[in-house]
């Protein structure tokens, strides 16, 4: 320095133009003498800017951060 590819609760992965989804962990509360396990419920996330549309986490563009190649 050129090309790809990743980036979504705390963690780990899904997902898709039209309210974003599961496990786990947090919290409360129900059970139990107590924990621990069960079970309910609740809060929390689309990397950053911009641009397309009526509507963008999805399309396009650029940056950052990472990972593979090639020089």
């Nucleotide at each position: 320095g050129c090309g790809g590819g990743a980036u979504u609760a705390g963690u780990a992965u899904a997902g898709u133009g039209g309210u974003a989804a599961u496990a786990u962990g947090c919290u409360u509360g129900c059970u139990u003498c107590c924990c621990a396990a069960g079970c309910a419920a609740g809060a929390g996330a689309c990397a950053c800017g911009a641009g397309u549309u009526c509507a963008a986490u999805u399309c396009u563009c650029g940056u950052a951060u990472c990972c593979c190649g090639c020089a």

Record summary: This is a predicted structure of a 71-nucleotide RNA (transfer RNA) from Candidatus Giovannonibacteria bacterium RIFOXYD1_FULL_48_21. The prediction has a mean pLDDT of 81. Taxonomically the source falls in Candidatus Giovannoniibacteriota (Bacteria, Bacteria candidate phyla). The sequence was found in a public genome assembly. Its Rfam family is "tRNA". About the family: Transfer RNA (tRNA) molecules are approximately 80 nucleotides in length. By type it is a transfer RNA.